The prediction has a mean pLDDT of 84. SAM riboswitch aptamer (S box leader) from Orenia marismortui, 90 nucleotides, folded computationally. Of the family's consensus pairs, 96% are formed in the model.
RNA sequence: CUCUUAUCGAGAGAGGUGGAGGGACCGGCCCAAUGAAACCCAGCAACCCCCCUAUUACAGGGAAAGGUGCUAAUUCCUGAUAGAUAAGAG
Repeated sequence: CUCUUAUCGAGAGAGGUGGAGGGACCGGCCCAAUGAAACCCAGCAACCCCCCUAUUACAGGGAAAGGUGCUAAUUCCUGAUAGAUAAGAG
C1' cells in the first nucleotide's frame, strides 16, 4: 500500500509543557489567546491478548498487566468507487 471482517448516536481532563492552528477531503457549519496542533500526565472503552464456562465453530461472563484506539459537536452535517479504528491475509 491492497484485500477481508467488525465497529463508528455511549464513555472519558476547569492538569502540566507548548505556542496557531484544528475539525481527513469538496461545500457548509463550527472549535481556538477565556489558548489550536503536538508532547507529558490523567482518564474512557474493551478490538487483540489474558482468565472462567461451553464448544466443531459461534457464544456468555470477567479482568485491565501487555499491544492498539479514543477523550467538542451523530464519522459535526452533505457527498463519494469516501474516511477512521481494530484484527487478519498478501